[in-house]
Formats: sequence, C1' cells, structure tokens
RNA sequence: GGAGUAGGCCGGGCGGCCGCGGGUUGUUUCGGCGAUUCGAGGAAAGUCCGAACUCCACAGGGCAGGGUGCUUGGUAACGCCAAGGUGGGGCGACCCGACGGAAAGUGGCACAGAAAACACACCGCCUACGUCCUGCGUUUCGGCGCGGGGCCGGUAAGGGUGAAAAGGUGCGGUAAGAGCGCACCAGCGGUUCUGGCAACAGACCGGCUCGCUAAACCCCACCCGGAGCAAGUCCAAAUAGGGGAACUAUGAAGUGGCCCGCUUCGUUCCCGGGUAGGACGCAUGAGGCGUGCGGCGACGUACGUCCCAGAUGAAUGGUCGCCCAUCGUACAUCUCACGAUGUGCGGGGACAGGAUUCGGCUUACAGGCCUGCUCGCUGU
Repeated sequence: GGAGUAGGCCGGGCGGCCGCGGGUUGUUUCGGCGAUUCGAGGAAAGUCCGAACUCCACAGGGCAGGGUGCUUGGUAACGCCAAGGUGGGGCGACCCGACGGAAAGUGGCACAGAAAACACACCGCCUACGUCCUGCGUUUCGGCGCGGGGCCGGUAAGGGUGAAAAGGUGCGGUAAGAGCGCACCAGCGGUUCUGGCAACAGACCGGCUCGCUAAACCCCACCCGGAGCAAGUCCAAAUAGGGGAACUAUGAAGUGGCCCGCUUCGUUCCCGGGUAGGACGCAUGAGGCGUGCGGCGACGUACGUCCCAGAUGAAUGGUCGCCCAUCGUACAUCUCACGAUGUGCGGGGACAGGAUUCGGCUUACAGGCCUGCUCGCUGU
C1' cells in the first nucleotide's frame, strides 16, 4: 500500500430574521400577550413474528385448523438472540442451513435402460450333472475317448443406459462370479466403554449393507381463544321512546369453524329518521444513560442519574451567511514512487418522516470514521 471479513459510530454544525406544537408559569379587555423549557428515525419503512394493554367474558374441555422443528441457555415472549454440535461453501478470517422421522403407511423418480426398490438380465462370462445335433479316433460293435454347437442351468464381477442401479479399493477363492472369505475405508446397528448437562465425538464389537424424495401427503414432539387504540371508557346533544319480519325455553343469543359444558332471557334481521361535539385512553416505560459485580456470551443484578413528541386535516419549517465532510479540476510545495498538504474555481450532503407502546426480523441508504482478524504484493 491492496483485497477481503466481523463489529461499532456519524450521517451535518454555528449564527441572524420570520413562522410552528406541547409542558410549566405570569398577565389579560378572556381575543390574546410575555418568560422559560422540550420538540422525529436507525430504519419512523414492510405490516412479517412476539407481547403489554382494552373489550367479548364469569370462560373450561375436545376435534378440526395453524405454527415451530439439532442441543443447551437468554428473554415478558417469539419463528428472535447467544454458545455449541452437525452438513455444506471459502486458501483463510468467516458465512449459510426449510437441521425430528423414509424400518407406521400412501405417493413420486420423466426419457433412456433388462430393471427405479419385495427391483431379477440387453451385451457379455461360465457351462459340471442331464439332454439334442455333429466331427475325428478307437472298438471285443455293448460302447469308449477327445472336441464343436444348441438347450437346460449358473452369474451380477466386466460393458451399456441414466441424476441415481444390490457399498468402495485390493487380495484370495470359484466352472465363471459374488462380502463367498480377509485387510483397509464408508454406512448401519449395539440396556458396551470414555468425554460432554446435551446435541454429538472417539474407541470397541458385529453382521455384511435394507436408493433418493416429507419447501409430497403423512407420523412424532412442543406451542396457539378472538378482535384490535378506527381497541375501549365517560359526558353532552339530537331524533320518529318510528315501522315491519323471523324464532321464542323441546328455543334463541353469546368475537374465527364444529361438538360438549357454562352463562343470560329475549335475540336477530330489514326499512326509515337523528347526531357525528367534547374529555379520557395519551406516554414514567419488560424506559434511556453511567459505573461496579457475575457470566465465553446473549444477558442478569446492585447503585447512581435523566424525563427525551403527544399532534388530531395533523406541529419542529422557510430564508440568508459562514463553517465542515465530500467529488472533479487548475496551480504550488514535499516525496524514489504511491501519495500528502495548501490555494482558487465548479458541483454538492444519502435512505427517508410519528399517531397505543415495546422486543425482534427483513428491506433501503450518497459520503465518512474507528477497531479486531485473514490472504496476497512491494520495500527495509
């Protein structure tokens, strides 16, 4: 000096003028006026998970349905986070995982290929026994011996097809072969041993080996009421305390569906009319920051400290100047070079804005800074 990788931070500042919303407070002719203080994000986005809170509601059990899926921890909880295991990617630092089960069952694996999982032979290799045909030799004419070919039969080692074909390599053995036997390896199994809380890892033993697919149906384990701040509570006002229909205790209604249970006693629907105003919910929190202690860590705990939007057609903006970060360019200086510094000119600061609140995940982001680690290059 380059390329990468993991984590963290900033993402404009200052001043003048004008203009906004909340709190506290003084004043007021109740219209306002003054002082002071506070006033968007790391994602406020997505609406994907989890909760707090509110109502159904006094609310239990089951089925269907849905979610998660290695182990152990963290957390209010989670599909999140941490640590570890395992499989895969990368030279590496590191990164990714839809990571339970195929021996409960069902289904699928096109085409090619003999055959795609209770799979069974296309080309090959062998051919003893038995049987058919045939050549040669021999014969005591009963046959005998040596071949060749076919059938019957054996085989899955070699070749072929395919993404995948009855574990792989080697040696022995065999008519030829085959875990048929053996050595090593992989896989599978084992109330075996060792380490570990565990997932797992290693050793040992065994029989030779029973494809892949569950982001196919399914099985297993664990978890799950519903709706949502436009939830909901209260006050005021107004109207037509209007009209009609269905069911009505052997009934009806009750916040996803069905059943049981439970509760209530009327319930539900249609037409028409009136009001649509105000207050609360509304921000003190599973809160922020700092320090100590415990823990590999997520995090926990103790003490201290702070109050950091609460609008409701919806506030924090506009304008001017300077500075800062940055890009390009011209010149100058330093340097072996890379490059650094200064001055001038021009451009120019990303993604993007609350509305019940938190914990996460995912996505977007101009430019810049810091730290750890990895791999090359050059010089000393």

A computed fold for a 380-nucleotide RNA from a Candidatus Hydrogenedentota bacterium, annotated as Bacterial RNase P class A. The model forms 94% of the base pairs in the Rfam consensus. It was read from a public genome assembly, where an Rfam model found it. The organism belongs to Candidatus Hydrogenedentota, within Bacteria.